[in-house]
RNA sequence: GCCCCCUCGCGGGGCUGUGGGUGAGAGUCCCGACCGGCGGUGAGAGCCCGCGAACCCGGCCCUUCGGGGUCGGGCCGACUCGGUGGAAUCCCGAGGCCGACGGUGUUCCGCAGGUUCGCCUGCGGUGAGUCCGGAUGGGAGCGAGGAGGC
Numbered sequence: 001g002c003c004c005c006c007u008c009g010c011g012g013g014g015c016u017g018u019g020g021g022u023g024a025g026a027g028u029c030c031c032g033a034c035c036g037g038c039g040g041u042g043a044g045a046g047c048c049c050g051c052g053a054a055c056c057c058g059g060c061c062c063u064u065c066g067g068g069g070u071c072g073g074g075c076c077g078a079c080u081c082g083g084u085g086g087a088a089u090c091c092c093g094a095g096g097c098c099g100a101c102g103g104u105g106u107u108c109c110g111c112a113g114g115u116u117c118g119c120c121u122g123c124g125g126u127g128a129g130u131c132c133g134g135a136u137g138g139g140a141g142c143g144a145g146g147a148g149g150c
Base pairs, nucleotide, nucleotide: 001150002149003148005146006145007144008143009142010141019031020030021029033130034129035099036098037051038050039049040048046097047096055074056073057072058071059070060069061068062067079095080094081093082092083091101133102132103131108125109124110123111122112121113120114119
């Protein structure tokens, strides 16, 4: 230095508190603001490669029958131009883009009823990267200590 095993620790940010608009009411609408897990990559990456979380399917195990665990498979978003340089979709400048599942709407759609024809009420659907929840969870991995092997 490498391999393997064990133990411990760490391991996700952003408009709820005072940006504004409409409104009885907005954290979800409009304008604006803000955020960016882990490893890698000739050089520092949300949008280059890969991984994780979430979601879906199946096998097996457990179950208080609500569900839980584990393994395998599936799914898995988004970038350009200019500059510097030996080298950059990683840096600098400029302009863009993206963001799981369930819940919740002053959004939008449909239906029904009412109407002074402006709209109003009810029901159903739709619906947030930032709010609530699963989650005091899990986790890619990072670090420390220890045993063994080369």
Model confidence (mean pLDDT): 79 of 100. A computed fold for a 150-nucleotide RNA from an Acidimicrobiia bacterium, annotated as FMN riboswitch aptamer (RFN element). The sequence was found by an Rfam model in a public genome assembly.